RNA sequence: UACGUGCUCCGGGGUCGGUGUAAUUCCGAACCGGCGGUGACAGCCCGCGACCCGCGACCUGCCUCACGGCAGGCCGGUUGACCUGGUGAAAUUCCAGGGCCGACGGUGAAAGUCCGGAUGGGAGGAAGCACGUA
Repeated sequence: UACGUGCUCCGGGGUCGGUGUAAUUCCGAACCGGCGGUGACAGCCCGCGACCCGCGACCUGCCUCACGGCAGGCCGGUUGACCUGGUGAAAUUCCAGGGCCGACGGUGAAAGUCCGGAUGGGAGGAAGCACGUA
C1' cells in the first nucleotide's frame, strides 16, 4: 500500500402571530434536506436505504408429542416533489427568480418539524480501531 474478516461510528428541522373550548397538527410568516451515481456541486434526474404490504417451493432461531405457530433472513411489491432565464465544452446539480415534496401509529383539532415503535433498522463511507494475508 492492496485485499479480507470483525467491531465501532454516522439525519436535519416549530419559532412568532391569528382563530378556537382545544392546534408546535388549521391559517399567515418560519425552519430542514440520509447515501451512491451523473460530462460540474442535486430533497424534487437515475437509483439505494428507512416505513408499509405480500408470498414462499428456500434458509436460520425459538415454541410444540405432533399438526403447526412465531420471529428474522432472502425474494417480490408499494412508496413524494421543478420549471424559467443566465454562464459554460458540459449543469432539471452552479448563479438568479419563481415553485413543489416529505412513511406509519398517536394526539383535546388535520403533524416533514411534537410524542412513539427506536437504546431499533439502515444504504453507503478515501470515517475510526483490531486481526489476518500478500
Molecule: FMN riboswitch aptamer (RFN element)
Organism: Myceligenerans indicum